[in-house]
Context: one part of a larger RNA
């Protein structure tokens, strides 16, 4: 002296641009935060008609999606992170190339009936569809053998166009795009594993280890690999700190420092963990899964006591804890993001506004003139000095803010949440806008009074015990300015 996710005290006038639970990864009312497809498919309903059109919503099969996207720092001294390599590896959806989509069949919701529960939430019987399910046939690769077998795939839909058939709705044929589906190859993206180096303290922690360590087969995995398993050998690791223990999410970065360095990881980014605690799979291309499921524990909530139901470290929002930290907002307008051919629907991801001098920035609160040096204050040697052009007066300006009016870019055609927001025009009046801290040296800035080692100041030295320039007042000077001290941390 520079800094802060800052609190605290005292003031506080505007804008823009940022930031806002560091502490209880304490417990949470409520609302909202992944919904989507009718161009996969049944059935129903309105409305119309007498056999079919059309459409909004809802259940339910079904596809994909819910592994992103947001939040948290608890854990984790580790290939978790960083950086450089490496391959035993998988990758839906995209993008390209190559072949194929033929024939068949059994169910089941929802719907109907009956019925059990207090609820969650079932059960029996009976119809039905499909791009859901299963089998046949077929196979460019697959694998196991070896010149032979051997087992594995599909799904079909909605427009148009042309022809016929029908009174007409429609049908039926066919023709070329669309969206798909199945199989394979190539890319691209993301990951999965492995090395090499780097990553806090503590020896008042010196030994440490039995799947440990190799090896050999198995299994298991998308893959190596004690990764598990059996069997065999006794290794492996370590004063170049094993083991332990304490403390920590890592970086790019941020502070500060000429700089080396140190201190630090809040916003933003990119990686890792976690999702009430503790395990577990299952679905999937992808989780061992934040708003899926199963088990155990605390806990809190509903019971008809038989039984259930939760799980904000998404966003708001309440308690609690704390020196402290914001609205139960508003909109998909814009990026993006799921699903859909599409129109679109979701989207508390964002993009806006509200709350807070928390910060950094920029304006303002006036600007000339103006000595009778005006009244007041204070101080005095009483003369006078000083507040001091300061103020009244006199001329002028209007930035900011207020009032009218106008009114944007943000949106390649349509579509504006901000928002009648910015911005511009034009009106009025100095008119609505200065405070903090200091002043004994360090360190700019001095005098009076009151109190008397009391009250009290204080960052260090040190002031105070009857003239304090240091206490506390006042008057007057510094210094910063919408801030000004003070604390607390860091350099």
């Nucleotide at each position: 002296g520079a800094a802060c996710g800052a609190a605290c005290g005292c003031u506080g006038g505007c804008g823009g641009c940022a930031g806002g639970c560091u502490u209880a990864a304490c417990a949470c009312a409520u609302g909202c935060a992944a919904g989507u497809c009718g161009c996969a498919c049944g059935g129903g309903a309105a409305g119309g008609u007498a056999c079919c059109u059309u459409c909004g919503g809802g259940u339910a099969u079904u596809g994909g999606g819910c592994a992103c996207g947001g939040g948290u720092g608890a854990g984790u001294a580790a290939c978790g992170c960083g950086u450089g390599g490496g391959u035993a590896u998988c990758u839906g959806c995209c993008c390209u190339g190559g072949g194929g989509u033929g024939g068949g069949g059994g169910a089941u919701a929802a719907c109907c009936g009956c019925u059990g529960g207090a609820a969650a939430c079932g059960g029996c019987g009976g119809c039905u569809a499909a791009u859901a399910c299963c089998g046949c046939a077929u196979a460019c690769g697959c694998g196991c053998u070896u010149a032979g077998a051997g087992g594995g795939a599909a799904a079909g839909g909605a427009g148009c166009g042309a022809u016929c058939c029908g009174c007409g709705a429609g049908g039926a044929u066919u023709g070329g795009g669309c969206c798909g589906c199945c199989u394979u190859g190539g890319g691209a993206u993301u990951g999965g594993c492995c090395c090499g180096c780097g990553u806090u303290g503590g020896a008042u922690u010196a030994g440490c280890u039995a799947g440990u360590u190799g090896g050999u087969g198995u299994a298991g995995u998308a893959a190596u690999g004690g990764u598990g398993c059996a069997c065999c050998a006794a290794c492996c690791c370590u004063u170049c700190g094993a083991u332990c223990u304490a403390u920590a999410g890592c970086u790019g970065g941020u502070c500060u420092g000429a700089g080396a360095g140190g201190a630090u990881g809040a916003u933003c980014a990119g990686c890792c963990a976690c999702a009430c605690u503790g395990g577990g799979a299952c679905u999937g291309a992808g989780a061992c899964a934040c708003g899926g499921c199963c088990c155990a524990g605390a806990c809190u909530c509903c019971u008809a006591c038989g039984g259930g139901a939760g799980g904000c470290a998404g966003c708001a929002g309440u308690g609690g804890g704390g020196a402290a930290u914001a609205u139960u907002g508003g909109a998909c307008a814009a990026u993006g993001g799921g699903c859909g051919c599409a129109a679109g629907c979701c989207u508390g991801a964002u993009c806006c506004a509200g709350c807070c001098a928390u910060g950094c920035c920029g304006c303002g609160u006036g600007a000339g003139u103006g000595a009778a040096g005006a009244a007041g204050g204070c101080c005095u040697u009483a003369g006078g000095g000083u507040u001091g052009u300061a103020a009244a007066g006199c001329u002028c300006u209007u930035u900011c803010a207020c009032c009218c009016g106008u009114g944007a870019a943000g949106a390649u055609g349509a579509u504006g949440a901000c928002g009648g927001u910015a911005g511009c025009g034009g009106g009025a009046g100095a008119a609505g806008a200065a405070g903090c801290c200091c002043c004994g040296g360090c360190u700019a800035a001095c005098u009076c009074c009151g109190g008397g080692c009391c009250a009290g100041c204080a960052g260090c030295c040190g002031c105070g015990g009857u003239a304090a320039u240091a206490c506390g007042g006042a008057g007057g000077u510094g210094g910063c300015g919408a801030g000004c001290g003070u604390u607390g941390u860091u350099c």
Predicted 3D model of a 491-nucleotide part of an RNA (small-subunit ribosomal RNA, 5' domain) from an uncultured prokaryote. The RNAcentral record of the full RNA draws on ENA. Its mean pLDDT, the model's own confidence on a scale to 100, is 83.